RNA sequence: GUCUUAGUAGCUCAGUAGGAUAGAGUGUGACCCUCCGAAGGUCAAGGUCGGCAGUUCGAUUCUGCCCUAAGACA
Repeated sequence: GUCUUAGUAGCUCAGUAGGAUAGAGUGUGACCCUCCGAAGGUCAAGGUCGGCAGUUCGAUUCUGCCCUAAGACA
């Protein structure tokens, strides 16, 4: 330099042949429970779905470029 894959919550990851309020586990906080904890239960907060454009009535999803990470080739 070229190509491939990935980037979604603090962390690990789903998801969608373009449309519903964007989800799970774990972590965090509050409460319940307990003599106190752990475990368990309930609730809550937390996301410009990597960035910028394009297509579209509508983009996390499709297209282009860029950034980051891993890999292959040279």
Transfer RNA from an uncultured Erysipelotrichaceae bacterium, 74 nucleotides, folded computationally. Rfam family: tRNA. About the family: Transfer RNA (tRNA) molecules are approximately 80 nucleotides in length. Its family is annotated with triplet codon-amino acid adaptor activity in the Gene Ontology. Model confidence (mean pLDDT): 81 of 100.